This is a predicted complex of two RNAs, RNase P RNA and transfer RNA, with 424 nucleotides together. Model confidence (mean pLDDT): 77 of 100. Rfam match: Bacterial RNase P class A. Rfam classes the family as a ribozyme.
[in-house]
RNA sequence: AUAGUUCGUUAGACGACCGCUUGCCCUAAAAACGUAAGAGGAAAGUCCGGGCAGCAUAGAAUAAUGACAGUUGUUAACGGCAACCGGGGGUGACCCUAGGGAAAGUGCCACAGAAACAAAACCGCCUUGAUCAUUUCGGUGAAAAAGGUAAGGGUGAAAUGAGUGGGGUAAGAGCCCACAGCGUCGUAUGGUGACAUGCGGAGAAGGUAAACCCUGUCAGCUGCAAGGAGAUCAACACAUAAGGGCGAUUCGUCCGUUGGUCGCUACCCGCUUGAUCCUGCAAGCAAUUGCAGGGCUAGAUAGAUGGUCGUCCCAGACAAAACCCGGCUUACAGGCGGACUAUCCAA
RNA sequence: GGGGAUAUAGCUCAGUUGGUUAGAGCGCGUUACUGAUAAUGACGAGGUCUGUGGUUCGAGCCCACAUAUCCCCACCA
Numbered sequence: 001a002u003a004g005u006u007c008g009u010u011a012g013a014c015g016a017c018c019g020c021u022u023g024c025c026c027u028a029a030a031a032a033c034g035u036a037a038g039a040g041g042a043a044a045g046u047c048c049g050g051g052c053a054g055c056a057u058a059g060a061a062u063a064a065u066g067a068c069a070g071u072u073g074u075u076a077a078c079g080g081c082a083a084c085c086g087g088g089g090g091u092g093a094c095c096c097u098a099g100g101g102a103a104a105g106u107g108c109c110a111c112a113g114a115a116a117c118a119a120a121a122c123c124g125c126c127u128u129g130a131u132c133a134u135u136u137c138g139g140u141g142a143a144a145a146a147g148g149u150a151a152g153g154g155u156g157a158a159a160u161g162a163g164u165g166g167g168g169u170a171a172g173a174g175c176c177c178a179c180a181g182c183g184u185c186g187u188a189u190g191g192u193g194a195c196a197u198g199c200g201g202a203g204a205a206g207g208u209a210a211a212c213c214c215u216g217u218c219a220g221c222u223g224c225a226a227g228g229a230g231a232u233c234a235a236c237a238c239a240u241a242a243g244g245g246c247g248a249u250u251c252g253u254c255c256g257u258u259g260g261u262c263g264c265u266a267c268c269c270g271c272u273u274g275a276u277c278c279u280g281c282a283a284g285c286a287a288u289u290g291c292a293g294g295g296c297u298a299g300a301u302a303g304a305u306g307g308u309c310g311u312c313c314c315a316g317a318c319a320a321a322a323c324c325c326g327g328c329u330u331a332c333a334g335g336c337g338g339a340c341u342a343u344c345c346a347a
Numbered sequence: 348g349g350g351g352a353u354a355u356a357g358c359u360c361a362g363u364u365g366g367u368u369a370g371a372g373c374g375c376g377u378u379a380c381u382g383a384u385a386a387u388g389a390c391g392a393g394g395u396c397u398g399u400g401g402u403u404c405g406a407g408c409c410c411a412c413a414u415a416u417c418c419c420c421a422c423c424a
Stems, first nucleotide, its partner, number of pairs: 001343010012312007020038005040318001044329002047327005052223004065219005070084005085099001086097004100214002105212002107208003117161001122153002124149005131142004163179005182203001184201007227269002230262007243255005276295008313316001348420007357373004366404001375391005397413005
């Protein structure tokens, strides 16, 4: 210099005017004025997990259903995240990985093919060989049939499932041997562990579990349209059980209990101070955690955060809260920064 | 805000434990019949199975994510 990998960050700026929501101020209470604040990295999809709330159960277990699946760690929790292990890709930085079990059982493997998983001989190779031909009478050649062979060919996604070489054989074959490979059992070393490496034994029955299933782990149900409070009506007794106070009393009134009714209703709570944010230090490879200091940063209920004008530049993407958090996934114009790799050139 | 379902030809729908080339009705085109039209008969065209990725030898079908459309849920129960 070129090509590339990866992590982070930003999400037009400034000014003027008009307007909207909320808090505060003011007020008896409001309005107005004034003053302060006012969307995101994904606020989205609603795919997971938790807080919170009501109901159910009150140790839990079993069954069903669903989700997940290497190890260690992290967390409030997770199916998330981090680091590592195994597998795959890339020259490399690095990337991808739904990664338990297929000798527990069942199912499926279309077409083609002889045969699709305890069963197989289509072609080929080899042995025997009725019979035929030939003959120098020793044999030789062809061949129905019977048998052996899974080395070679052919079909197929896949063919019995350990490759190469040698021996062996009638021909062949882990049938035997050497080297290399595989899973499994035992063992030694290293590692918290998944696992790695070495040695030894016996061994060789395909694939599919995002088919049923088995093993292990986890999960009660519903969701802020939860729920509370409120307004209003009735009853307070036959009962295992809520009636009570005051007014002298049948009656009234207040509180309470029980039951019903009310409305896109929004007056109030839930509602935003929270597993919170920022900075620094410390522990850790990291995810994450601890400590200290500082900050308060939307809270609506038809639903605010907008519009116009001017200047500048690289001409501004995806998109906008509705109970709150942690993740995941998806969308996204352009800009900025860090780390690293390969090749080439120069010193 | 929460929950559920669907997507296959122009329209309405099938599609069988995943299998070779995805079908039906209506509609459309050509043609026969008719003086002409309708009806009827014959023939034919028309599909990236919503999109992307994955599992598998093989996906409309199984799995994940996305997109679009439709339906349900209201305060006390």